[in-house]
RNA sequence: AGAGGUUGAUCAUGGCUCAGAUUGAACGCUGGCGGCAUGCCUAAUACAUGCAAGUCGGACGGUAACGGGGGCUUCGGCCUGCCGACGAGUGGCGGACGGGUGAGUAAUACAUGGGAAUCCGCCCGGCAGUGGGGGACAACCGGGGGAAACCCCGGCUAAUACCGCAUACGCUCUACGGAGGAAAGCGGGGGAUCUUCGGACCUCGCGCUGCAGGAUGAGCCCAUGUCGGAUUAGCUUGUUGGAGAGGUAACGGCUCACCAAGGCGACGAUCCGUAGCCGGUCUGAGAGGAUGGCCGGCCACACCGGGACUGAGACACGGCCCGGACUCCUACGGGAGGCAGCAGUAGGGAAUAUUGGACAAUGGGCGCAAGCCUGAUCCAGCAAUGCCGCGUGUGUGAAGAAGGCCUGCGGGUUGUAAAGCACUUUCGGCAGGGAAGAAAAGCGGUCUGUUAAUAGCGGGCUGUCUUGACGUUACCUGCAAAAGAAGCACCGGCUAACUCUGUGCCAGCAGCCGCGGUAAUACAGAGGGUGCGAGCGUUAAUCGGAAUUACUGGGCGUAAAGCGUGCGUAGGCGGUUCUUUAAGUCGGAUGUGAAAUCCCCGGGCUCAACCCGGGAACUGCAUCCGAUACUGUGGAGCUUGAGUACAGUAGAGGGAAGCGGAAUUCCGGGUGUAGCGGUGAAAUGCGUAGAUAUCCGGAGGAACACCGGUGGCGAAGGCGGCUUCCUGGACUGAUACUGACGCUGAGGCACGAAAGCGUGGGGAGCAAACAGGAUUAGAUACCCUGGUAGUCCACGCCCUAAACGAUGAGAACUGGCCGUCGGGGGAAAUCAGUCCUUUGGUGGCGCAGCAAACGCGUUAAGUUCUCCGCCUGGGGAGUACGGCCGCAAGGUUAAAACUCAAAUGAAUUGACGGGGGCCCGCACAAGCGGUGGAGCAUGUGGUUUAAUUCGAUGCAACGCGAAGAACCUUACCCGGCCUUGACAUCCCGUGAACCCUUGAGAGAUUGAGGGGUGCCUUCGGGAACACGGAGACAGGUGCUGCAUGGCUGUCGUCAGCUCGUGUCGUGAGAUGUUGGGUUAAGUCCCGCAACGAGCGCAACCCUUGUCCUCAGUUGCCAGCACGUAAAGGUGGGAACUCCGGGGAGACUGCCGGUGACAAACCGGAGGAAGGUGGGGAUAACGUCAAGUCAUCAUGGCCCUUACGGCCGGGGCUACACACGUGCUACAAUGGCCGGUACAAAGGGUAGCGAAGCCGCGAGGUGAAGCCAAUCCCAUAAAGCCGGUCGCAGUCCGGAUCGGAGUCUGCAACCCGACUCCGUGAAGUCGGAAUCGCUAGUAAUCGCAGAUCAGCAUGCUGCGGUGAAUACGUUCCCGGGCCUUGUACACACCGCCCGUCACACCAUGGGAGUGAGUUGCAAAAGAAGCAGACAGCUUAACCUUCGGGAGGGCGUUUGCCACUUUGUGGCCCAUGACUGGGGUGAAGUCGAAACAAGGUA
Repeated sequence: AGAGGUUGAUCAUGGCUCAGAUUGAACGCUGGCGGCAUGCCUAAUACAUGCAAGUCGGACGGUAACGGGGGCUUCGGCCUGCCGACGAGUGGCGGACGGGUGAGUAAUACAUGGGAAUCCGCCCGGCAGUGGGGGACAACCGGGGGAAACCCCGGCUAAUACCGCAUACGCUCUACGGAGGAAAGCGGGGGAUCUUCGGACCUCGCGCUGCAGGAUGAGCCCAUGUCGGAUUAGCUUGUUGGAGAGGUAACGGCUCACCAAGGCGACGAUCCGUAGCCGGUCUGAGAGGAUGGCCGGCCACACCGGGACUGAGACACGGCCCGGACUCCUACGGGAGGCAGCAGUAGGGAAUAUUGGACAAUGGGCGCAAGCCUGAUCCAGCAAUGCCGCGUGUGUGAAGAAGGCCUGCGGGUUGUAAAGCACUUUCGGCAGGGAAGAAAAGCGGUCUGUUAAUAGCGGGCUGUCUUGACGUUACCUGCAAAAGAAGCACCGGCUAACUCUGUGCCAGCAGCCGCGGUAAUACAGAGGGUGCGAGCGUUAAUCGGAAUUACUGGGCGUAAAGCGUGCGUAGGCGGUUCUUUAAGUCGGAUGUGAAAUCCCCGGGCUCAACCCGGGAACUGCAUCCGAUACUGUGGAGCUUGAGUACAGUAGAGGGAAGCGGAAUUCCGGGUGUAGCGGUGAAAUGCGUAGAUAUCCGGAGGAACACCGGUGGCGAAGGCGGCUUCCUGGACUGAUACUGACGCUGAGGCACGAAAGCGUGGGGAGCAAACAGGAUUAGAUACCCUGGUAGUCCACGCCCUAAACGAUGAGAACUGGCCGUCGGGGGAAAUCAGUCCUUUGGUGGCGCAGCAAACGCGUUAAGUUCUCCGCCUGGGGAGUACGGCCGCAAGGUUAAAACUCAAAUGAAUUGACGGGGGCCCGCACAAGCGGUGGAGCAUGUGGUUUAAUUCGAUGCAACGCGAAGAACCUUACCCGGCCUUGACAUCCCGUGAACCCUUGAGAGAUUGAGGGGUGCCUUCGGGAACACGGAGACAGGUGCUGCAUGGCUGUCGUCAGCUCGUGUCGUGAGAUGUUGGGUUAAGUCCCGCAACGAGCGCAACCCUUGUCCUCAGUUGCCAGCACGUAAAGGUGGGAACUCCGGGGAGACUGCCGGUGACAAACCGGAGGAAGGUGGGGAUAACGUCAAGUCAUCAUGGCCCUUACGGCCGGGGCUACACACGUGCUACAAUGGCCGGUACAAAGGGUAGCGAAGCCGCGAGGUGAAGCCAAUCCCAUAAAGCCGGUCGCAGUCCGGAUCGGAGUCUGCAACCCGACUCCGUGAAGUCGGAAUCGCUAGUAAUCGCAGAUCAGCAUGCUGCGGUGAAUACGUUCCCGGGCCUUGUACACACCGCCCGUCACACCAUGGGAGUGAGUUGCAAAAGAAGCAGACAGCUUAACCUUCGGGAGGGCGUUUGCCACUUUGUGGCCCAUGACUGGGGUGAAGUCGAAACAAGGUA
């Protein structure tokens, strides 16, 4: 510090997710030791049991228990407070600290800094005092009540308990005269004096009282800061203030009566929700965000609510009273209780410990002290909860062991890892040793202070003695043996780490993207690896990354985002000069900012964590002093901002009134006749009752052609005939004046298209709704004919819009060029035009700059300033609820649950379009012939079957694989058999191999007999072959063409597809390859930020067409000769044909024209051939997961007495049907009969097979010739000549069937071909639709070949005869290039919307129902406090002795908790039914959007 995910790719926007750190954690797996920390986050739920606050006998009366002493004793014991001590009691101090918790509390709190009107026990220092009396009450004793708790009556008694008296200050009160108000003793010691021998007295110590002060602690006030909600906007009556009284420790409406009517609030009052606050902690670069457990400070609470008492302090955790809930005891009459102290229990929960030890230390309470108490505390226990440290060994060790895993079978890896050898012993174990935490106090001595004192007490020094829970401590030493000690997560990318097996969209994984549908590095296991390590992962949570709320540090034309527009309030901001002040700002100083924490330095535990000391820091607040540039405040000016006056200018600016013509419609009249109207075409409609058309006249409403214009005006909405009146604004010019008067603008107010609403008018045209006609599968639409609201006017509402420049307002600055509108100035000047300049508008293009790009660009989206509005992923949703507005429609403000990993912008490359342009192709058109109808052949689908083997399936499957299924083939079915196998390699044994005969069987197979003995040899044996045997293995046309190679089809013989360098762009990409021409062509030329190049095109190759040359058999034969019935048959020839080698030829080369002087095109000449001469071969980058695992090869999977192998038979040949491809036809351009002519290219020895003979024929026989320019297949046919048929189901057509044969073959039954005789079906030219072909082509005619024993109407070739037509490119199909739109990219066979149906989820409404909380009005009134009352009662004091003062009980008034009633608000839960929303695999209906999306 970033990364992953939107896309085919890109940039941007934007959300989601990850890597980090952290935790009082929990869960899973695992777990050796130690140190230091930490440990109910939930039920402030309920609590059994024990402990957590006592102490003082030196305050007191005393003596229940214990010990001692003494006395008595009959020996059982009894007595005695005498001593140590001490239960209960009186009294004092302490139980207000310490400890717990976080419910409540949004301010009575906390933090920081200030303040004045206060109190403060114990403590410190100071001053003064401590005199003298009195009366009670507990305990105790007696009696009584009660189950108990406890209570009542009577009697005795002490005090540091209580009450007077005296005295008293600098105390309190005061009408300044005065008045009032204290105390307590206890202990130690003792010289003189006194003594009732108790003591007085003196002294010391501890106490006590008064006063002021200090310290500590506490109370109060102020300022600032301190969560969310405005869908909470108004709140308040003790409320705000006053003077008075009461009250308090103290100020104060704290309380009360009276008076005034205030106080708070958009700088957020009130209300609602949530929450203890801080130091700090976590995170972060910081700013910030989150948090407040442990430790520390403050606050609040103590079962819930209320209340006071006592006290220095409480409205009191382990006190009291009352109400309530709950629990317990009870004799039913009454009582008791409060773990949010430490342990512990139940419950809740994902979850949090021992009913431990000790007061040794630190601290606290009491005490003179010893000491006692102390669940504070110190320790221990439990828990890997966290942090830190240590260990689980070290060295050596290659045969790279075994085992595991993988493997291409060679090996690799685990891996120096182990074993082995050598060594060490931390930690743990056992044994021994052994610090520190301990200093005091006490006791002895001594010095000193106090004192009369060598007592006592305090202090110093010294000696002595004692005190340790932890503790089997830390630490050290010894002993033994590598001996006891490693796991967890992950390994597709992010992210470090890969293979095998299993599984087969299953099981599962997943933080995001996403994996899994038979080869999964993503599931599960294993091997291996990576990371961390006594831990490792997961989950939860916080910060970070996130500049994703942007103060630091974001945005708003199109991504989310400028209010529709203006006026203007508060607020914010504000020109220029001088001056004042010093609020902001800046500097210095002082105080404070507790400690701990963080940081730095040093130190202590062996290190570290941890702890200790010091420093720094705590960015803050406050006060004082200083500075004065800027901002602010006060004052005085200025003129440039702003405004006013004056003179002009342009304008659909606004309002009102009036006027005008054209047109539509309607009405009246005339002319006139059969149609008009409307559409893609029609129909509805109108018209013979006279329409449309046309002329004249009239009525009425609405709108204003031309001018008219990226012209004008207005803030926007918007404004268009003419005239008048009223009225707003702008601009120009020149002077004068005012003197910052300005800008923006939350709320607010006003305006605000269209539609809509209300009332009343008006209504020509147009026209929602509606009706009809069409269209259509439907057509509640698009089109047509009608037509009502409405559109118009007046008044009043509504208040929205793609109210758009999708661009808030104002100001300043920053190159230009060209138009145009309004105004001003000037120039040449002489035109009726131009130029220069200035100002205000309105446009175009563009520099810099900006921007994601598109684009913007002085009219900014540039550079800055000021103010306002708005945004924060998509959906849900601009919706619900609530509020406000509205007559309504609705508007405005405006969520959440839930859900997704995207949604979006701009641009790029493609693809596509019922977008455009250009151009090709038998693409259409023009032609010729077919298919589709018939019969048959063949293939396919389907069906059937034991099997009808398998594959191919739009074009690009279907006479395809198959160039040939009777057996074989053959893969299928039935049956019979084999199991190392029909085939390969290796081993062992036997035997040569092999041949012949024969039995059984359907055959495979099997039995018997005979013949035969080979080759090499180092004599052991070996090679080949056969048989038998064992196992490694063979074998599979079994699966996967979606694991593959290879091969092939197709777009397409279409003209394209790319690269290097350069350039442009952030980038994907573009350029080149586009453009202008041209071509069959990305063919060539020109141009050009491109220049070149590659694969394609073309050419090179084959063939064919002309000529030359060479060669001349098997081919040829002109001339010469021989010769035949005929014949190159023969001699010979090399001319010709031909054969096959070589070469020439054609290149737009030449001429003319066109074109741009090009490329090229058109025409012509010459030529056998002319613009690629014809044909072929040749197929770019790629597309279709196209086809093929059954040609072959091959990964993986599967079968192994079978999914392998052999054999016989059957099937692939089935047949209601459907389709494709063909053949033959339907006839006279023909059929039939007879005669007759001319090819090319092929094939042939397991072959072609001549002649001859036989057969009607298929064929048979026959054998010559031929391994082929020699012989054979082999007569080519159409054609030509002649004859016949005469339009008919025929002398057409030949299917089908009967009979008889031939041939091949082991075998023609299923199931061959052919021949002959007979039979003679459909069919008379083929619906919708559809195919081929542009010249030696179509059509037509035959020939040959491959396969093959036999079997073509198929296929592949060959030649013969030999046309028609093409105007043209609108349309159909396919394709190329450019361009455009796109929401497509699996790419239009795309994408995608809504209703309905089903399931699930959350949510709104809902008659209501239930709970909580709260306002108001009342009721009620415990305890308590305050006041009042004189009913009862009463020790101290006073007294005139009657009584009084004072107290207690009681009664009553006021306040008030619980509680109750009524009525509202808010909120939660629930509710028949209901509304929409979201999600879900392939559901239904349509086809709304994306292309002109087929009606933009």